[in-house]
The part of an RNA shown here (small-subunit ribosomal RNA, 3' major domain) has 484 nucleotides and comes from an uncultured bacterium. RNAcentral holds the full RNA, with entries from ENA, Greengenes and SILVA. Its Rfam family is "Bacterial small subunit ribosomal RNA".
Context: one part of a larger RNA
RNA sequence: UGACGGGGGCUCACACAAGCAGUGGAGCAUGUGGAUUAAUUCGAAGCAACGCGAAGAACCUUACCUGGGUUUGACAUGCUUGGAUGCCCUUCUGGAAACAGGAGUAAGCUGCCUUCGGGUGAAACUUGCACAGGUGCUGCAUGGCUGUCGUCAGCUCGUGCUGUGAAGUGUCGGGUUAAGUCCCUUAACGAGCGAAACCCCUAUCGUUAGUUGCCAGCGGGUCAUGCCGGGAACUCUAGCGAGACCGCCGGCGUCAAGCCGGAGGAAGGCGGGGACGACGUCAAGUCAUCAUGGCCUUUAUGCCCAGGGUUUCGCACGUGCUACAAUGGUCCGUACAGAGCGAAGCGAGACCGCGAGGUGGAGCAAAUCGCACAAAGCGGGCCCCAGUUCGGAUUGGAGUCUGCAACCCGACUCCAUGAAGUUGGAAUUGCUAGUAAUCGCGGAUCAGCCACGCCGCGGUGAAUGUGUUCCUGAGCCUUGUACA
Numbered sequence: 001u002g003a004c005g006g007g008g009g010c011u012c013a014c015a016c017a018a019g020c021a022g023u024g025g026a027g028c029a030u031g032u033g034g035a036u037u038a039a040u041u042c043g044a045a046g047c048a049a050c051g052c053g054a055a056g057a058a059c060c061u062u063a064c065c066u067g068g069g070u071u072u073g074a075c076a077u078g079c080u081u082g083g084a085u086g087c088c089c090u091u092c093u094g095g096a097a098a099c100a101g102g103a104g105u106a107a108g109c110u111g112c113c114u115u116c117g118g119g120u121g122a123a124a125c126u127u128g129c130a131c132a133g134g135u136g137c138u139g140c141a142u143g144g145c146u147g148u149c150g151u152c153a154g155c156u157c158g159u160g161c162u163g164u165g166a167a168g169u170g171u172c173g174g175g176u177u178a179a180g181u182c183c184c185u186u187a188a189c190g191a192g193c194g195a196a197a198c199c200c201c202u203a204u205c206g207u208u209a210g211u212u213g214c215c216a217g218c219g220g221g222u223c224a225u226g227c228c229g230g231g232a233a234c235u236c237u238a239g240c241g242a243g244a245c246c247g248c249c250g251g252c253g254u255c256a257a258g259c260c261g262g263a264g265g266a267a268g269g270c271g272g273g274g275a276c277g278a279c280g281u282c283a284a285g286u287c288a289u290c291a292u293g294g295c296c297u298u299u300a301u302g303c304c305c306a307g308g309g310u311u312u313c314g315c316a317c318g319u320g321c322u323a324c325a326a327u328g329g330u331c332c333g334u335a336c337a338g339a340g341c342g343a344a345g346c347g348a349g350a351c352c353g354c355g356a357g358g359u360g361g362a363g364c365a366a367a368u369c370g371c372a373c374a375a376a377g378c379g380g381g382c383c384c385c386a387g388u389u390c391g392g393a394u395u396g397g398a399g400u401c402u403g404c405a406a407c408c409c410g411a412c413u414c415c416a417u418g419a420a421g422u423u424g425g426a427a428u429u430g431c432u433a434g435u436a437a438u439c440g441c442g443g444a445u446c447a448g449c450c451a452c453g454c455c456g457c458g459g460u461g462a463a464u465g466u467g468u469u470c471c472u473g474a475g476c477c478u479u480g481u482a483c484a
């Protein structure tokens, strides 16, 4: 100087407390361990691995296994051999395919020079050689990127001063703040990286603009609809501006920083949310995104193909979904979103089918058309507390769609079947407001989809706390130390 303490003081955080909803019990989905296997490819491992890499494993993907094949190679560059042999196309044999072997030349493509005889050799093909290739090893050789402490308030420097020196001071103390934020004091005076602000979204208003969006007033028209003329008010769209600063008033405070209350205001003391992550820590993660040193491999640890596997299953754990019902289930009727996506695409009306879906194709590169009926809600009927009109697993049958192909191993529909489950032990998680809870909608990936995942969007919309004794983590000061 640090680190540590079942030392002390001060302070903070959904850390506890107060409260709401869960997990842990059931079924299923998904990831992992273990076991199994020819293979069940690899990585991730307390928090910070386990719906993680994977934002799409039937083939492909695919890295694994079995079998078949191949050796200048699926791909790059250079040199070299050949000579018009080449490409495209048709076809035969073997084969699961990859591939191997063979036949055909009717048509098409094929650079430059040319005396149209030919020459040259570019592109392609071919022979051989240098080399290619490796998701092989090492993340403890590395770059880059990322997680975490932590959006915690810290981490440092120059000069000066103090100390023999390591070092200290500044950065301590008093107040204050979300903050090393600011003020005061002061052997310190300044400065940098962080905090804050500058950036984006959102809440109010003004202004500019008015189509594909809007419709108050005027006119026309319809069973009806901004449908038409028109309007530029309103909503909205999207550019520019205004607005919030403790600015005003009162109180407290060191005539300070600031704190409390009030007015005005759409918004009040950081208005709400996002992006943004200091010096460093964990030899944290990644050689399988990529790049890369070294090592290893080179008729194989490379490459191609078919089939299988990654989907196994006595068991254990994590994360979720659906429930156990009456604040519910079911049937009929009836409202109100936002954000997105669409051309090898979204696909309306109509017709067929109980349905998944099919036929068909209007319109739309989309504020115009489509996906697209939002659902919870509201009104009414039935159910009457039961393993039920709860719950939907599982299984049988019949189908639809995608795709070369749904056996291993897809999703969905209909009929039948109708399991466990009556609120879950010890323990444990999230959340302080448009939050939790609850309800549906969209998108990426994507032929299809095992999505209940992920990332977004809006609808309805709470309870509790104003405390810091305790648990956990963190910051500052101080103290002890057989620790470094």
Stems, first nucleotide, its partner, number of pairs: 001484002003481003007478007015468002019431005026322008034313002042053002064308007073131001077130003082125001086109002089104006111120003133297002136295003142291002144286003147282001149280001154193006160169003173184003199274004204242007214231002218229003245268001248262005324424001328383007340371003345364002350359003390421001395416007437460007